[in-house]
Context: one part of a larger RNA
RNA sequence: GGAUGAACGAUGGCGGCAUGCUUAACACAUACAAGUCGGACGGGAAGUGGUGUUUCCAGUGGUGGACGGGUGAGUAACGCGCAUGAACCUACCCUUGGGAGGGAAACAAUAACUAAGAAGAGUUGCUAAUACCCGGUAGGUUGAGGAGCAAAGGAGGAAUCCACACGAGGAGGAGCUCGCGUCUGAUUAGCAAGUUGGUGAGGCAAUAGCUUACUAAGACAAUGAUCAGUAGUUAGUACGAGAGGAUGAUCAGCCACACUGGGAUUGAGACAUGGCCCAGACUCCUAUGGAAGGCAGCAGAUGAGGAAUUUUCCGUAAUGGGCGCAAAAGCCUGAUGAAACAAUACCGCGUGGAGGAGGAAGGCCUACGGGUUGUAAAUUUCUUUUCUCGUAGAAGAGGCAAUGAUGGUAUCCGAGGAAUAAGCAUCGGCUAACUCUGUGCUAGCAGCCGCGAUAAUACAGAGGAUGCAAGCAUUAUUU
Numbered sequence: 001g002g003a004u005g006a007a008c009g010a011u012g013g014c015g016g017c018a019u020g021c022u023u024a025a026c027a028c029a030u031a032c033a034a035g036u037c038g039g040a041c042g043g044g045a046a047g048u049g050g051u052g053u054u055u056c057c058a059g060u061g062g063u064g065g066a067c068g069g070g071u072g073a074g075u076a077a078c079g080c081g082c083a084u085g086a087a088c089c090u091a092c093c094c095u096u097g098g099g100a101g102g103g104a105a106a107c108a109a110u111a112a113c114u115a116a117g118a119a120g121a122g123u124u125g126c127u128a129a130u131a132c133c134c135g136g137u138a139g140g141u142u143g144a145g146g147a148g149c150a151a152a153g154g155a156g157g158a159a160u161c162c163a164c165a166c167g168a169g170g171a172g173g174a175g176c177u178c179g180c181g182u183c184u185g186a187u188u189a190g191c192a193a194g195u196u197g198g199u200g201a202g203g204c205a206a207u208a209g210c211u212u213a214c215u216a217a218g219a220c221a222a223u224g225a226u227c228a229g230u231a232g233u234u235a236g237u238a239c240g241a242g243a244g245g246a247u248g249a250u251c252a253g254c255c256a257c258a259c260u261g262g263g264a265u266u267g268a269g270a271c272a273u274g275g276c277c278c279a280g281a282c283u284c285c286u287a288u289g290g291a292a293g294g295c296a297g298c299a300g301a302u303g304a305g306g307a308a309u310u311u312u313c314c315g316u317a318a319u320g321g322g323c324g325c326a327a328a329a330g331c332c333u334g335a336u337g338a339a340a341c342a343a344u345a346c347c348g349c350g351u352g353g354a355g356g357a358g359g360a361a362g363g364c365c366u367a368c369g370g371g372u373u374g375u376a377a378a379u380u381u382c383u384u385u386u387c388u389c390g391u392a393g394a395a396g397a398g399g400c401a402a403u404g405a406u407g408g409u410a411u412c413c414g415a416g417g418a419a420u421a422a423g424c425a426u427c428g429g430c431u432a433a434c435u436c437u438g439u440g441c442u443a444g445c446a447g448c449c450g451c452g453a454u455a456a457u458a459c460a461g462a463g464g465a466u467g468c469a470a471g472c473a474u475u476a477u478u479u
Base pairs, nucleotide, nucleotide: 001479002478003477004476006475007474009472013349014348015347016346018344019342020341021305026303028300030299032297035063036062037061040060041059043057044056045055046054070257071256072255079182080181081180082179085176089173090172093170094169095168096167097166099164102134103133111124112123113122114121139149153162154161155160183229184228185227190220195217196216197215198214199213200212201211202210232254233253234252236247237246239244259280260279261278262277263276282293283292285290311339314337315336319335320333321332322331323330352382353381354380355379362373363372364371365370387416388415389414390413392411396406423468424467425466426465427464428449429448430447434463435462436461437460438459444451445450
């Protein structure tokens, strides 16, 4: 000199664009953040004089809640990065093949009843399905035999469309393996008993001490094992001519976690942030018998911690996602799109332009002649970025139509009037910029050298000057 997710001090006009708990992975009031399907199903309700049509709903059933969003505690590891391999799985999607035949028994809701203080529970009875079950067939596995394993319908007047089950291939996704790279400490030198390998068995989607029985005694290690400390990682970011040292906010990829610890269930996929079970700590309700909860989602808080970090806002209009027969309608979406707040960073613009000497007044200095502030002001004239008011008013919306939160915003036109807008630090040397007054080793300054002892360009004030400028200076960190 550069840089920052910065903070502090006094100051502060506008716009664009980005960023905004780095600390306590501390405890959280309140609202919202994952639903949807009546074209799978029985039923109930609203509406109508009645039928039909329509609308809504608790429940059974399907699909999605494994995505999206957050955080970085743990992890020195095949966790991540670059590169490779074979023994694997894959819902939805795409291509393709041949199939979907026949029966049976229940259960929920609604209804009636019971106990009860709540969450919730029990009894009786009815019924449907794309729910569930049985038998047969296709197909797959085996050298052979045996055993075991599929399917569903819906809409429409119909054509037909969609759904279902089993194969084969693909795409995208997931799991696994290996080579290399990946911080510090030897004032940590030996370490590990399923430990290292083999055989049999089990287990898994799959390989494998993954697990187990037997068996051999191997495996790792000064090329640093083990232990201890610290840490998510990478693309990147900032500095530097480079070498390099530092760092990992935002954005993007991967990993891990979801009050703490453990466990499985369902499912194509989880050992599941807004699912379940158990234990623990904490908070809360209670009639004391028992119940409820989990913001490291978005806001927020009279929270807490801290030098320090925003609104309990608007909208599904756009993009994307879930459900939906689909390029539907529709519903949901704190993802996302926008707005609000903050000079937090970067960029741009302005605070007026031109003329104007009697060099006015005032201030300061003075050798008392004058010098300086200074064309600066006043004053004359011009302009209107910005500002105030008024008129008009978007694009982003695609393929016929409809649809704009933003927003009466951006922008355009007109009117008005220099009007609404400058500070901060420094002036001994390094280092651009000097005098007076006060103080008198005092008060104080200071990055280093140092300054202050009665003539201080170094302290404090004033005048003047220099630098940068809606910023300036300091502090912290890094190069």
Molecule: small-subunit ribosomal RNA, 5' domain
Organism: Schoenoplectus lacustris